[in-house]
Formats: sequence, C1' cells, structure tokens
RNA sequence: CUUAUCCAGAGUGGUGGAGGGAAGUGCCCAAGGAAGCCACAGCAACCGUCUAAAUAGACAAGGUGCUAAUUCACUGAAUGAUCAAGAUCAUUCGAAGAUGAG
Repeated sequence: CUUAUCCAGAGUGGUGGAGGGAAGUGCCCAAGGAAGCCACAGCAACCGUCUAAAUAGACAAGGUGCUAAUUCACUGAAUGAUCAAGAUCAUUCGAAGAUGAG
C1' cells in the first nucleotide's frame, strides 16, 4: 500500500506498584491493586487441516489474534425528526484505529 472483518465470544494465579481505556472531549476502570512481565486456562476461526472439488460444511495439532464497557461514546458529511434560536436524537456513508492475509 491492497483487501476482509470489527453490536458475538472468552480469566485466573504469580510478579509489579500507579496508572489504563490509540488522539481530543466526555464517560468509565484502577490501593478491594492500573500498565508491563511470567505461568496456566479459555474464546474465535483470518492463515491452516479435512470432506474428490466448492462460494457449502467440519475440526482446532500448528502460525497469528483476542479474553471490562459495540472499536466504551462522539469527532467529518448526507438525509430525516423535534425545536423560536442553538442544539438534541435517529439512520447511512466516511475518517481514524485494531486484527488477519497478501
């Protein structure tokens, strides 16, 4: 850079000792112990394996990934509704980000 997915699912212990949830704003989590690291466990099924083949299905030994909250919500645009304004709400698309494959 290209492409697919992102409203589902899944955590305990040890270590550590104040931060974490990408940025901003908000809102959350955290001394009843944050991040990081280690061990074991689990989830999922992108790569993978199998079903002669497959856009269909099964599996989970291996390579990744993941295991608070929809990617925690919003951020830009369009459309619609409410409204005196300015805003609020809903839907869709996008941006940004994350993960896989190339």